About this RNA: The prediction has a mean pLDDT of 84. Predicted 3D model of a 496-nucleotide part of an RNA (large-subunit ribosomal RNA, domain I) from a Saprospiraceae bacterium. It matches the Rfam family "Bacterial large subunit ribosomal RNA". Gene Ontology terms of the family: structural constituent of ribosome and ribosome.
[in-house]
Context: one part of a larger RNA
RNA sequence: UGCACACGGUGGAUGCCUUGGCAGUAAGAGGCGAAGAAAGACGUUGUAACAUGCGAUAAGUCUCGGGGAGCUUGUAAACUAGCUUUGAUCCGGGAAUUUCUGAAUGGGGAAACCCACCUUUUUUAGGUAUCUGCAACUGAAUACAUAGGUUGUAGAAGCGAACCUGGGGAACUGAAACAUCUAAGUACCCAGAGGAAAAGAUAUCAAUAGAUAUUCCCUUAGUAGCGGCGAGCGAACGGGGAUUAGCCCAAAAGUUAAUUAUGUUCUAGUGGAACUCUCUGGAAAGUGAGACCAUAGUAGGUGAUAGUCCUGUACACGAAAGGGCAUUUUUAAUGAAUCAGAGUAGGGCGGGGCACGAGAAACCCUGUCUGAACAUGGGGGGACCAUCCUCCAAGGCUAAAUACUACUUACUGACCGAUAGUGAACCAGUACCGUGAGGGAAAGGCGAAAAGAACCCCUGUUAGGGGAGUGAAAUAGAACCUGAAACCGUGUGCAU
Repeated sequence: UGCACACGGUGGAUGCCUUGGCAGUAAGAGGCGAAGAAAGACGUUGUAACAUGCGAUAAGUCUCGGGGAGCUUGUAAACUAGCUUUGAUCCGGGAAUUUCUGAAUGGGGAAACCCACCUUUUUUAGGUAUCUGCAACUGAAUACAUAGGUUGUAGAAGCGAACCUGGGGAACUGAAACAUCUAAGUACCCAGAGGAAAAGAUAUCAAUAGAUAUUCCCUUAGUAGCGGCGAGCGAACGGGGAUUAGCCCAAAAGUUAAUUAUGUUCUAGUGGAACUCUCUGGAAAGUGAGACCAUAGUAGGUGAUAGUCCUGUACACGAAAGGGCAUUUUUAAUGAAUCAGAGUAGGGCGGGGCACGAGAAACCCUGUCUGAACAUGGGGGGACCAUCCUCCAAGGCUAAAUACUACUUACUGACCGAUAGUGAACCAGUACCGUGAGGGAAAGGCGAAAAGAACCCCUGUUAGGGGAGUGAAAUAGAACCUGAAACCGUGUGCAU
């Protein structure tokens, strides 16, 4: 040095586990905000920190209910001081308080800071931003007036995951290059609204028969078509379903808000059946034996696997207060606009939308220029004309079927199980990086119970170890379940 065997160190794979995720189902809710939001800063406990809660009334105050023995949040024990059957802690409804920043609104500002004025009971109070509507008082050039000013009153603003409507609107890419085209009216930006939004009661389709608002789904159909007829794009009629609702323009159907009553439901809770012995074991829920309940054998826990031990479950019951829904009473607001809709329909030019790229291109919208008829009328039926059929534009409202899920509750999974599953199971959008926009981790497991190792010894030692003790187990000792491999040793044997 190698090989073999035995025993270790290191390391943290694997197995098992799950506090966390992921995807759904069924309901609810679909907003919060000048009565100051979302998000924060700083404080706040007898106590240094962080988290949670709360706000100078500061882990809390008051009140109404529930509940019934301990309690003074967690990491986190101990001490101290207290509270509590005159009902605490805790759970739910309501109320009060709620520093400073933030739309932030008295002015300023480098957010959480600085500086004011007025009123007033002199303070732990109130007011003082801007814009819009309304009202009142004033009031120029300028006579009446108007503009302007002041005050009062009502409203707005800002935030929020997706869904929705409108206004703007790419490129990469594909076409095996690229320009029309595609990607795509997508991403993204802006504005606005609602619990849905939008659309909506035919100037619609159809075809000689007729249908009858809108929306959504299946189909028609990858069809008819469009297309450097390339890549690709891509209907409708008709049929079957979901849901159905119609109305108005000197004033309606309805919608919204408040309010009355009744019913129901939500926000705490209450009751809730039935098992013992034996054996093994550290421990029984396991074995063996004999019972019982079941409208309850979902689930979780308990020292191994429990219908009958605990929490529960089926089922039954429950609200002082507040909320939702349905019906109902009353009131208010809205609907709401000069009626058969004229600078309209139509036309020319230029664009856009329609599956349809100017094409034979109808139809719809309109920047510009024009410009009818008036039901004896007008639009459409894909150039255009006739016949025929059909409808009535240029005013308005309208539930449901449809879309979505930041949020709440219950439940489910041939979803993951710590390099997985969220980036985050753990004090994570943290540490850290970056001037900044922004980027962005690693990190779970002793044991049933801390019973977390008194005491002694070695030593420079709060390191580490050996005894002792606990425990079923300490090669479960906190660097703690299991403990693979790489890698490093010790001992023995053999070989060189």

The source organism's lineage runs through Bacteria, Pseudomonadati, Bacteroidota, Saprospiria and Saprospiraceae. The full RNA is in RNAcentral, with records from ENA.